[in-house]
c-di-GMP-I riboswitch aptamer from Pelosinus sp., 88 nucleotides, folded computationally. The source organism's lineage runs through Bacteria, Bacillota, Negativicutes, Selenomonadales and Pelosinus.
């Protein structure tokens, strides 16, 4: 240069749960806050999980139940794609 693969050192992120707001919800986004993460960056490609606003079925004298993402989750696994340090 490559590969495999520890430790150091500068940093990095920011889970619950708290306030604000978006929102049919799931869930997000801000600030606060730290459970943790060597990619806890980035990407919804495949899986898988969570919501059902809309459709669609039942079923009534009820206002109910089941289905179903186009939504949502990268901190569920994975795939792609980028980045720090650097003994041996």
């Nucleotide at each position: 240069u490559g590969u495999a693969u520890a430790u150091u050192a500068u940093g990095g992120c920011a889970a619950a749960c708290c306030c604000a707001u978006c929102c049919a919800a799931a869930g997000a986004u801000g600030g606060g806050g730290a459970c943790g993460c060597a990619a806890a960056g980035c990407u919804a490609u495949g899986g898988g999980u969570c919501u059902a606003a809309g459709g669609g079925a039942u079923a009534u004298u009820g206002c109910a139940u089941c289905c179903u993402a186009u939504g949502a989750u990268u901190g569920c696994c994975a795939g792609g794609u980028u980045g720090c340090c650097g003994a041996u």